[in-house]
Context: one part of a larger RNA
RNA sequence: GGCAAACGGUGGAUGCCUAGGCAUUGGACGACGAUGAAAGGCGUGGAAGACUGCGAAAAGCUUCGGCGAGCCGUCAAACAGGCUUUGACCCGGAGAUUCCUGAAUGGGGAAACCCGCAUGGGGUCAUGCCCAUGAACGUUUAGGUGAAUACAUAGCCUACUCGGGGUAACGGGGUGAACUGAAACAUCUAAUUAGCCCCAGGAAAAGAAAGUAAUAACGAUUCCCCCAGUAGCGGCGAGCGAAAGGGGAAGAGCCCAAACCAUGUUGGUGUAAGCGUACGGGCGUUGCUAACAUGGGGUCGAGGGACCACAUUUGAAGGAGCCGUAUCUUCUUCGGGAAGUCAAAAAGUAAAUAUAUAGCGGAACGCGUCUGGAAAGUCCGGCUAUAAAGGGUGACAGCCCCGUACGCGAAAUAUAUUUACCUUCCUGGAUGUGGCACCCAAGUACGGCGGGACACGUGGAACCCCGUCGGAAUUCGGGAGGACCAUCUCCCAAGGCUAAAUACGUGCCAAUGACCGAUAGUGAACCAGUACCGUGAGGGAAAGGUGAAAAGCACCCCGGUGAGGGGAGUGAAAUAGUACCUGAAACCGUUUGCUU
Numbered sequence: 001g002g003c004a005a006a007c008g009g010u011g012g013a014u015g016c017c018u019a020g021g022c023a024u025u026g027g028a029c030g031a032c033g034a035u036g037a038a039a040g041g042c043g044u045g046g047a048a049g050a051c052u053g054c055g056a057a058a059a060g061c062u063u064c065g066g067c068g069a070g071c072c073g074u075c076a077a078a079c080a081g082g083c084u085u086u087g088a089c090c091c092g093g094a095g096a097u098u099c100c101u102g103a104a105u106g107g108g109g110a111a112a113c114c115c116g117c118a119u120g121g122g123g124u125c126a127u128g129c130c131c132a133u134g135a136a137c138g139u140u141u142a143g144g145u146g147a148a149u150a151c152a153u154a155g156c157c158u159a160c161u162c163g164g165g166g167u168a169a170c171g172g173g174g175u176g177a178a179c180u181g182a183a184a185c186a187u188c189u190a191a192u193u194a195g196c197c198c199c200a201g202g203a204a205a206a207g208a209a210a211g212u213a214a215u216a217a218c219g220a221u222u223c224c225c226c227c228a229g230u231a232g233c234g235g236c237g238a239g240c241g242a243a244a245g246g247g248g249a250a251g252a253g254c255c256c257a258a259a260c261c262a263u264g265u266u267g268g269u270g271u272a273a274g275c276g277u278a279c280g281g282g283c284g285u286u287g288c289u290a291a292c293a294u295g296g297g298g299u300c301g302a303g304g305g306a307c308c309a310c311a312u313u314u315g316a317a318g319g320a321g322c323c324g325u326a327u328c329u330u331c332u333u334c335g336g337g338a339a340g341u342c343a344a345a346a347a348g349u350a351a352a353u354a355u356a357u358a359g360c361g362g363a364a365c366g367c368g369u370c371u372g373g374a375a376a377g378u379c380c381g382g383c384u385a386u387a388a389a390g391g392g393u394g395a396c397a398g399c400c401c402c403g404u405a406c407g408c409g410a411a412a413u414a415u416a417u418u419u420a421c422c423u424u425c426c427u428g429g430a431u432g433u434g435g436c437a438c439c440c441a442a443g444u445a446c447g448g449c450g451g452g453a454c455a456c457g458u459g460g461a462a463c464c465c466c467g468u469c470g471g472a473a474u475u476c477g478g479g480a481g482g483a484c485c486a487u488c489u490c491c492c493a494a495g496g497c498u499a500a501a502u503a504c505g506u507g508c509c510a511a512u513g514a515c516c517g518a519u520a521g522u523g524a525a526c527c528a529g530u531a532c533c534g535u536g537a538g539g540g541a542a543a544g545g546u547g548a549a550a551a552g553c554a555c556c557c558c559g560g561u562g563a564g565g566g567g568a569g570u571g572a573a574a575u576a577g578u579a580c581c582u583g584a585a586a587c588c589g590u591u592u593g594c595u596u
Stems, first nucleotide, its partner, number of pairs: 001595009015581001016545002020516002022513006029505002032165001039101003042055003046079001049075003061095006070083003106115003117134006137163002141159005170201001171199005181188001185235001211218002222249005232240002253497003260296010274283002276327006301475001303440003307435007315334007335427006348421010359408003365381002368379001370377001382399002384388001390402003446470007456482001477492005532539002552580001555567004
């Protein structure tokens, strides 16, 4: 030096564990913000480093409920001082306070800082000083003022309302790639994706046919399953890819513009046409016309409506329309009827019930036996069960503890449903027949050219949208049915609103897992978006486990009044001693044997 065995050191694999994650399902909810949010800075405790809470009223204040004996949050034990059955602490509802920054909004600014002004109050002899309130910008509406320029307008000022910022995904719109695929690449694809911007809601969008069909019909929209990888599109390559129809979920329909009427304002006309009609009387700035505003009217496709006439039906009373009568029109009240806050118009109040935000009750075993440090294990004998889900307790507990099944509960706030009040509408309306030809959304539809979008790449290319140049018709009208024409059929554009079925999940509650178990699972089980790196955008860790219980080794000894160790003691165990469960391997030793 090598080999072997035994015993150690080092190291932290493995096993076991879980405080944390991951995924899915269901429910509730989708709340925020100038009444100052989200996010932060700085403070705040008797002593106070960090976390948590809170805000100069600062681990808290008031009040209303719950609970019921202890309490003054955590790391983190102790000390000091307190609170509490006159109900503390804790849990829940409502309220008060809420520094500074931040949309940040008096002005400024290198965020958490600097500098003021006005009004009112406090303080001082007085100033400084302190406290409260107000003042940003844009917008709607109203008012005031008011240029060039006479009226006016612009502008300016004041007041009220609203906005601004934030937000995980979902939604609508605008803008808009490339890698890639085509085995290269240009049309094409990726993709109307990613990214960026705007806007909104708890959902959004869409939506009550100028639809789909085909000789039969259907009847708004949305979503799902089929139809169907079909019909088609396509350097007919790669690929892209419907619809009708059928079956389901849900279900809901409405309001305007216009014709016409009335009223008001303004302009024009202008002294009589006029004052609803009939008769008689009376009046004289009333009439006609245009524009605008308000109210009535009206809303449709076997076309609808206006206007005129007639008919049928429908409660009453009163007033007005120059007077009287009749009729007509119009207004009010009572009675009757209907609807309603989830759209078609809009604001609430109260009660009841249910739910949510604290909680409460809640069955049933034994100091039997054995082992053990410990019984929940073994053996023995019982019991409960609308409860044998689960967790904890010194090993494995239905009956020890928390719970579970089941049942019960709210002063306050919120949500939902119902009812009542209430509000609104109708009852002067509705229906029919005839007449009349007044209305039924115009730089629109549509066409040419250029694009986009439709599953559809210009194609025979309809339908839909945009740019540009042209540019209709008004119901004997117009659009569509995939060029176009005829016939036939369906529908009525150029205004608007609309719940549900659908999408998503930041955060909340409950449940589940042939999900992970500390190099896994979130980057983060631990004071992690931390330490650290970077000028910055940004990047981004490592790090869990004594024991049932600290019982965390009193006391003695060696040692530097050390570190560390030896005794003693605790404990079932200390080779469980905080460098702590188990404790593999590499690596380093000690002893013994063999061997060179």